[in-house]
RNA sequence: UCGUUAUCGAGAGAGGCGGAGGGACUGGCCCGAUGAAGCCCGGCAACCAUGUUCGGCCCCUGCGUUGUAGGCAGGGUACGGGCAUAAGGUGCCAAUUCCUGCAGUACCUUCGGGUGCUGAGAGAUAAGGA
Numbered sequence: 001u002c003g004u005u006a007u008c009g010a011g012a013g014a015g016g017c018g019g020a021g022g023g024a025c026u027g028g029c030c031c032g033a034u035g036a037a038g039c040c041c042g043g044c045a046a047c048c049a050u051g052u053u054c055g056g057c058c059c060c061u062g063c064g065u066u067g068u069a070g071g072c073a074g075g076g077u078a079c080g081g082g083c084a085u086a087a088g089g090u091g092c093c094a095a096u097u098c099c100u101g102c103a104g105u106a107c108c109u110u111c112g113g114g115u116g117c118u119g120a121g122a123g124a125u126a127a128g129g130a
Base pairs, nucleotide, nucleotide: 001130002129004127005126006125007124008123013041015040016039017038021031022030023029025101027099028098042093043092044091047089048088049085050084051083052082053081054080055079058076059075060074061073062072063071097122102119103118104117105116106115107114108113
């Protein structure tokens, strides 16, 4: 950098440093010296992670059987669900991803458009892949 999967209406400081910008982009609309970005501390969440429990599949061992199958008991790898934790890897901490940009549809219309809903696109984050 590219593609895959999942999620994006909840949550998070009246702290220090810092000084003017910020909310991805477009058009809006906002936030900001009652101080922006950034850094530190603090916090939120729980994707990865860790623990635990349940489920069905598979495998192993034993019991049982003349033997096989089925069955019962114990154990194991990976998978899926629930619960818990936050020491570790990330992430996040105005407004739904602030709204919107394309398509469909319903209603309204002064025919320019407006509003609602659904989906796509774009974007963000995580995980694993090239």
Molecule: SAM riboswitch aptamer (S box leader)
Organism: Polycladomyces abyssicola